[in-house]
RNA sequence: GCCGGUGUGGCGGAAUUGGUAGACGCAGCGGAUUCAAAAUCCGCCGCUGUAACAGGCGUGCCAGUUCGAGUCUGGCCACCGGCA
Numbered sequence: 001g002c003c004g005g006u007g008u009g010g011c012g013g014a015a016u017u018g019g020u021a022g023a024c025g026c027a028g029c030g031g032a033u034u035c036a037a038a039a040u041c042c043g044c045c046g047c048u049g050u051a052a053c054a055g056g057c058g059u060g061c062c063a064g065u066u067c068g069a070g071u072c073u074g075g076c077c078a079c080c081g082g083c084a
Stems, first nucleotide, its partner, number of pairs: 001083007010026003019067001028044005046057003060076005
């Protein structure tokens, strides 16, 4: 230099003919239980915003296509693999 693959909450990892983003697990927080803990069970668990709701934003970054993009197209970045 060329070709291919991957990029989603703190972590792993789903969502594919384009149609509710974050299922499920781990970690974390609160509670029940216990003398106390472990284990188990229940609830919560991205950011912002609100007194609380509501509302807004969020799939590596920037554009494009579309009524609608994590998903399709282009460029860039990072990592992995192959060729030279």